[in-house]
Molecule: transfer RNA
Organism: Candidatus Microgenomates bacterium
């Protein structure tokens, strides 16, 4: 330099183009406990960025950014 793949809660992963973007774990609060842990209940928290297509985009298209793989 060229080609391919990936990017969603702190982390690991879901989500036919259409319902308030869900789950596990972590964290916080409460119940329980002598304390802690476990268990139970609740809470917090996310679509890499900018455009485009569409009635509607996490999903499709373009560019950029970041990471990975292959070729040279």
């Nucleotide at each position: 330099g060229c080609g391919c793949c990936u990017g969603u809660a702190g982390c690991u992963c879901a989500a036919c183009g259409g319902a308030u973007a869900g789950a596990g774990u972590a964290c916080c609060u409460g119940u329980c406990u002598u304390c802690g842990g476990a268990a139970c209940a609740g809470g917090c928290a996310a679509u890499a960025g900018a455009g485009g297509u569409u009635c509607g985009a996490u999903u499709c298209c373009u560019c950029u950014c970041a990471g990975g793989c292959g070729c040279a």